[in-house]
RNA sequence: UCGUGCUAGGUGGGGAGUUAGCGGUGCCCUGUACCCGAAAUCCGCUACAGCGGGGCUGAAUUCCCGCUCGAGGCUUGUUUGCUUUGUGGGCCUGCUUCCAUUUGUCUGGCAUUGAGGAUCGGGUCCUGUGCGGCGGAACACUAUGAAUCCCGUCAGGUCUGGAAGGAAGCAGCGGUAAGUAGCCAGCUCCGGGUGCCACAGGUUCUCCUGGUCUGAGUUGGGCGAUGGAGUGAAAGCCACAGGGUAGAGUCGAAGGUGGGUGCACGA
Numbered sequence: 001u002c003g004u005g006c007u008a009g010g011u012g013g014g015g016a017g018u019u020a021g022c023g024g025u026g027c028c029c030u031g032u033a034c035c036c037g038a039a040a041u042c043c044g045c046u047a048c049a050g051c052g053g054g055g056c057u058g059a060a061u062u063c064c065c066g067c068u069c070g071a072g073g074c075u076u077g078u079u080u081g082c083u084u085u086g087u088g089g090g091c092c093u094g095c096u097u098c099c100a101u102u103u104g105u106c107u108g109g110c111a112u113u114g115a116g117g118a119u120c121g122g123g124u125c126c127u128g129u130g131c132g133g134c135g136g137a138a139c140a141c142u143a144u145g146a147a148u149c150c151c152g153u154c155a156g157g158u159c160u161g162g163a164a165g166g167a168a169g170c171a172g173c174g175g176u177a178a179g180u181a182g183c184c185a186g187c188u189c190c191g192g193g194u195g196c197c198a199c200a201g202g203u204u205c206u207c208c209u210g211g212u213c214u215g216a217g218u219u220g221g222g223c224g225a226u227g228g229a230g231u232g233a234a235a236g237c238c239a240c241a242g243g244g245u246a247g248a249g250u251c252g253a254a255g256g257u258g259g260g261u262g263c264a265c266g267a
Stems, first nucleotide, its partner, number of pairs: 001267006009057003012030004020046005034054004063260006072251005081245009092236002096230007104223007116214008125202006131195002134191004139186001141182004150175004158167003
């Protein structure tokens, strides 16, 4: 150096959790890496830390160690950063609604054919009186209207008288009462969201209008500023409770790289 046969070892690994600790079943990550039995109110073991029984591989790309890299998990983490959600509060800031001011700004109306102000008068507003008008009622007027218990005149007829006459009186006619109907207009009374009405008084705040004096502004809207009031899962803010992440810590697979490591026989 080569060949043959054995042995040590290997035959997934890791995280959290459990545990005095180690490993396993179970959960999670990585990714493919034998089989059977039992195992969470657990199963086995003792720092050389799974137990029991089998199979394969087997001295090196495969076993062991170091270094490197870092999938992934766990802890912390708003009191070391950032971000987000919920609940509650709310006097400060911001938003938003309203009002007022303005010597800011923009845009309209009116205005020397007179703005605005002052003054006088009138109308409108309120009250009273009067007048008119409307409505209602009554009176008056016209018509109608009483078989009889209204009036007048009473044909006929009736009664009375010797007669002349007289008496009562139906119908009819005329008129009238109560009532009914009509009524352009007339008189009286009552009423009113009645009237470019008359008079007197009140109001002087609003609106319209006329005269006189003075002589250049006045007024509407928008924006801005200031002030006040109100509002509101209240945007900022405060408090509390959560979520996520940076960072920090811890464990750490696969990969890469370097090194190390048997026995026997034969040539």

Bacterial large signal recognition particle RNA from a Dehalococcoidia bacterium, 267 nucleotides, folded computationally. It matches the Rfam family "Bacterial large signal recognition particle RNA". From the family's description: The signal recognition particle (SRP) is a universally conserved ribonucleoprotein involved in the co-translational targeting of proteins to membranes. The model forms 92% of the base pairs in the Rfam consensus. The RNAcentral record of the sequence draws on ENA. The source organism's lineage runs through Bacteria, Bacillati, Chloroflexota and Dehalococcoidia.